[in-house]
Molecule: transfer RNA
Organism: Candidatus Nealsonbacteria bacterium RIFCSPLOWO2_01_FULL_38_120
RNA sequence: GUCCCUGUAGUUCAACGGAUAGAACGGAGGCCUCCGGAGCUUCAGGUGGGGGUUCGAUUCCUCCCAGGGGCA
Numbered sequence: 001g002u003c004c005c006u007g008u009a010g011u012u013c014a015a016c017g018g019a020u021a022g023a024a025c026g027g028a029g030g031c032c033u034c035c036g037g038a039g040c041u042u043c044a045g046g047u048g049g050g051g052g053u054u055c056g057a058u059u060c061c062u063c064c065c066a067g068g069g070g071c072a
Stems, first nucleotide, its partner, number of pairs: 001071007010025004018055001027043005048064005
């Protein structure tokens, strides 16, 4: 330089173009307990950035950014 893949919660992962973006672990509160843990329960927290297509974009297109890989 070129081609391909990935980017969603603190972490690991889901989500035929359509409902309020879900789960586990982790975090905070409450119940329980002598205390802690376990258990039960509630809550907070996310789509890498810009533009486009569409009635509607996490999803499709494009450019950029970051990470990984192939070739040179």